RNA sequence: GCUCCCGUAGCUCAGCAGGCGGAGCAUCCGCCUUGUAAGCGGGCGGUCGCAGGUUCGAUUCCUGCCGGGAGCU
Numbered sequence: 001g002c003u004c005c006c007g008u009a010g011c012u013c014a015g016c017a018g019g020c021g022g023a024g025c026a027u028c029c030g031c032c033u034u035g036u037a038a039g040c041g042g043g044c045g046g047u048c049g050c051a052g053g054u055u056c057g058a059u060u061c062c063u064g065c066c067g068g069g070a071g072c073u
Base pairs, nucleotide, nucleotide: 001072002071003070004069005068006067007066010025011024012023013022019056027043028042029041030040031039049065050064051063052062053061
């Protein structure tokens, strides 16, 4: 330098042939317990990497850039 993959909650990841952003863990509250843990119920938590484009509408499609990874030279 070229090609490909990934970037979504504090962490690990799903989602998406365009139409209301999710799960588990963590955290907080409650129930249970003599108490703690476990278990059960509930809450909180997101500019969907950034900037443009297409569209009535973009996490999703297109372009550029940034970051991470793999391969080739």
Predicted 3D model of a 73-nucleotide RNA (transfer RNA) from an Anaerolineae bacterium. Lineage of the source: Bacteria > Bacillati > Chloroflexota > Anaerolineae. The coordinates come from a structure-prediction model, not an experiment, and the mean pLDDT is 82. Rfam family: tRNA. Gene Ontology term of the family: triplet codon-amino acid adaptor activity. The family's RNA type in Rfam is transfer RNA.